[in-house]
RNA sequence: CGCAGAGUAGAGCAGCCAGGUAGCUUGUCAGGUUCAUACCCUGAAGGUCGCGGGUUCAAAUCCCGCCUCUGCAA
Numbered sequence: 001c002g003c004a005g006a007g008u009a010g011a012g013c014a015g016c017c018a019g020g021u022a023g024c025u026u027g028u029c030a031g032g033u034u035c036a037u038a039c040c041c042u043g044a045a046g047g048u049c050g051c052g053g054g055u056u057c058a059a060a061u062c063c064c065g066c067c068u069c070u071g072c073a074a
Base pairs, nucleotide, nucleotide: 002072003071004070005069006068007067010026011025012024013023020057028044029043030042031041032040050066051065052064053063054062
């Protein structure tokens, strides 16, 4: 250099094929419950969807380039 996969909340992941409110579990915080803690219930905060550009009324999703990680081949 070539091929394939991955990058989305603190952590682990879905959503992408077929564009239309950014979600799940866990964690954190607050409240409820309890004599108290845990469990359980309710709510909240937390995201430049790896970066840049293009297409579109509208991009996590489609197109192009680049970066990082993993694997394969050499």
Transfer RNA from Neorhizobium sp. JUb45, 74 nucleotides, folded computationally. The source organism's lineage runs through Bacteria, Pseudomonadota, Alphaproteobacteria, Hyphomicrobiales and Neorhizobium. It matches the Rfam family "tRNA". Its family is annotated with triplet codon-amino acid adaptor activity in the Gene Ontology. Rfam classes the family as a transfer RNA. From the family's description: Transfer RNA (tRNA) molecules are approximately 80 nucleotides in length.